[in-house]
Molecule: transfer RNA
Organism: Candidatus Falkowbacteria bacterium RIFCSPHIGHO2_02_FULL_45_15
RNA sequence: CGGAGUGUAGUAUAAUGGUAGUACGCGAGCAUGGGGUGCUUGUAGCCGGGGUUCGAUUCCCCGCACUCCGA
Repeated sequence: CGGAGUGUAGUAUAAUGGUAGUACGCGAGCAUGGGGUGCUUGUAGCCGGGGUUCGAUUCCCCGCACUCCGA
């Protein structure tokens, strides 16, 4: 420099146009004499900007970060 991919909660990972889920973590409660552990409940998120659309995590464009391939 050229090409491709990824970006969602503290961490990991789903969701191919219609209210963003799951697990772990964390807080609270219950069970146990206590711990571990189990159950219930809560917590918190779509990389930034623009466009298309009645409606965008999703489609398009630009940018940023990271990864891979080539030179």